Annotation
c-di-GMP-I riboswitch aptamer from Paenibacillus chondroitinus NBRC 15376, 88 nucleotides, folded computationally. Model confidence (mean pLDDT): 89 of 100.

[in-house]
RNA sequence: GUUCGAUAAUGGCAAACUUGCCGAAAGGUAAGGACGCAAAGCCGAGGGUCUACGGUUCCUAUGGAACUACGACAGCCUGGUUACCGAA
Numbered sequence: 001g002u003u004c005g006a007u008a009a010u011g012g013c014a015a016a017c018u019u020g021c022c023g024a025a026a027g028g029u030a031a032g033g034a035c036g037c038a039a040a041g042c043c044g045a046g047g048g049u050c051u052a053c054g055g056u057u058c059c060u061a062u063g064g065a066a067c068u069a070c071g072a073c074a075g076c077c078u079g080g081u082u083a084c085c086g087a088a
Base pairs, nucleotide, nucleotide: 002088003087004086005085012037013036017032018031019030020029021028022027035075041081042080043079045078046077047076048073049072050071054068055067056066057065058064059063
């Protein structure tokens, strides 16, 4: 340096759910909490998924429906990038 995660150690992260705060929502965040994770560290670049304030169109029109990302998810996949321990 490359590949891998059998064993061991130091440790790390934290799903659902609950509460506060932010947000139109998806979701984020802090605390509690552990389902899991060897990159469940970081980057929305490609695919995918979620939401639809605003916008557009339509309708049976104080309203409703469809479409739409410029919003979001890195714990969906790919890609990029950095890193602990151990093995070959």